Two RNAs folded together computationally: RNase P RNA and transfer RNA, 420 nucleotides in total.
The prediction has a mean pLDDT of 76.
Rfam match: Bacterial RNase P class A. Gene Ontology terms of the family: ribonuclease P activity, tRNA processing and dimeric ribonuclease P complex.
RNA sequence: CGAGCAGACCGGACGGCUGCGCAUCCGGCAGGAUGUGAGGAAAGUCCGAGCUCCCGAGGGCAGGACGCCGGGUAAUACCCGGUGGAGGCGACUCCAAGGAAAGUGCAACAGAAAUAUACCGCAGCCGGUCUUUACGGCUGUAAGGUUGGAAAGGCGAGGUAAGAGCUCACCGGUCCGGCGGCGACGCCGGAUGCUAUGUAAACCCCGUCCGGAGCAAGAUUGGAAUGAAGAGAUUCAAUAGCGGCCCGCUAACUCUUCCGUAAUCGCACGAACCAGGCAGGCAACUCCUGGUCCAGAUAGAUGGCCGUCAAGACAGAACUCGGCUUACAGGUCUGACUCGUUUU
RNA sequence: GGACAAUUAGCUCAGCUGUGAGAGCAUCCGCUUGACGUGCGGAAGGUCACAGGUUCGAGUCCCGUAUUGUCCACCA
Numbered sequence: 001c002g003a004g005c006a007g008a009c010c011g012g013a014c015g016g017c018u019g020c021g022c023a024u025c026c027g028g029c030a031g032g033a034u035g036u037g038a039g040g041a042a043a044g045u046c047c048g049a050g051c052u053c054c055c056g057a058g059g060g061c062a063g064g065a066c067g068c069c070g071g072g073u074a075a076u077a078c079c080c081g082g083u084g085g086a087g088g089c090g091a092c093u094c095c096a097a098g099g100a101a102a103g104u105g106c107a108a109c110a111g112a113a114a115u116a117u118a119c120c121g122c123a124g125c126c127g128g129u130c131u132u133u134a135c136g137g138c139u140g141u142a143a144g145g146u147u148g149g150a151a152a153g154g155c156g157a158g159g160u161a162a163g164a165g166c167u168c169a170c171c172g173g174u175c176c177g178g179c180g181g182c183g184a185c186g187c188c189g190g191a192u193g194c195u196a197u198g199u200a201a202a203c204c205c206c207g208u209c210c211g212g213a214g215c216a217a218g219a220u221u222g223g224a225a226u227g228a229a230g231a232g233a234u235u236c237a238a239u240a241g242c243g244g245c246c247c248g249c250u251a252a253c254u255c256u257u258c259c260g261u262a263a264u265c266g267c268a269c270g271a272a273c274c275a276g277g278c279a280g281g282c283a284a285c286u287c288c289u290g291g292u293c294c295a296g297a298u299a300g301a302u303g304g305c306c307g308u309c310a311a312g313a314c315a316g317a318a319c320u321c322g323g324c325u326u327a328c329a330g331g332u333c334u335g336a337c338u339c340g341u342u343u344u
Numbered sequence: 345g346g347a348c349a350a351u352u353a354g355c356u357c358a359g360c361u362g363u364g365a366g367a368g369c370a371u372c373c374g375c376u377u378g379a380c381g382u383g384c385g386g387a388a389g390g391u392c393a394c395a396g397g398u399u400c401g402a403g404u405c406c407c408g409u410a411u412u413g414u415c416c417a418c419c420a
Base pairs, nucleotide, nucleotide: 001340002339003338004337005335006334007333008332009331010330012309013308014307015306016305017304018303020037021036022035023034024033025032026031039314043325044324046323047322048321049320050319051214052213053212054211058247059246060245061244063210064209065208066207067206068082069081070080071079072078083097084095085094086093087092098205099204103203104202105199106198107197119145120144121141122140123139124138125137126136127135153171154170156168157167158166172194173192174191175190176189177188178187179186180185218265219264220263221262227258228257229256230255231254232253239251240250241249260418261417272292273291274290275289276288277287279286280285345416346415347414348413349412350411351410354369355368356367357366371387372386373385374384375383393409394408396406397405
């Protein structure tokens, strides 16, 4: 210098004019002044919680989520650190990664055969006897061929009529023991010739966990009024409580459509943010000290124009947090990170 | 704001538990008719919304994105 890898951040700036929401203050009212006013994703609503109501009479069955190990956290399907596997020369990246000898299902076409097999081939015997060849029959054989995503461990040697873990060496698998590690697992040694494919993002099994609904939750105050039409009940029960089903318990009213519908709270101080700390820890994160208050509507504010620089994306809060995922022009910084080239 | 569902031919929909993408209507062509319509026969028409994964194999299973649609609160 070029090509990358990992991490963090910004994502218009300044000035003027003019609007809008909220808070405080001034004013008799009209109004005025000051302060403040979107994001890293406010999004998708995919996870996890706070909060609220139902329940508080439970029991059973379904159902759902997760799935290597350890840790973090309020919690998680998130994060961190490891193990194993895959990719890359490398920095590094990716993985829904329990169980297929608990059982069931499925595996089209092709192929002889798809979880079990003899089509070709290779051999032996027989077809009156002997030899050779051809054909046929019986038997042996999974080493070779063909098909397929997948064909009963791989490869070499011995062995054999031909073959075959039939035997042996090496590699792989399974089991046992020892050592290391909290553990996943790793290493070493020994034994065993080792039938049993794939699929669980098919049913399922094992382990862990889960009550339901959601701020249009819900609470208070006030008003209006027991609103109209239709339907079904007045029976231990149609229906509802009991927002999956059943049992059980409780309740005489229940359902549909139309009409009508305010204000305040919930709701902005919170698992909050910022800075510091040779604090603890590899890290996620936690702890300590100090400081700050940082949008709050209810038809829904956060805008528009001009000038200079720059040429600029994705996109707009609605109960609130922690994550994940998705979209994103351009730019900045960091590295006892990598590879290549050149020079010294 | 929240909770759900769907996307397959021009339109309306099948394809349910994995292995050749289909039906009805519509369109086009031929026959029938003097002509049109009806009827009969045939043909064309599909990135199974898009992208990724699991699998030997995906319209179907899983995940993400996009589009469209449905529903909701209240006092006795």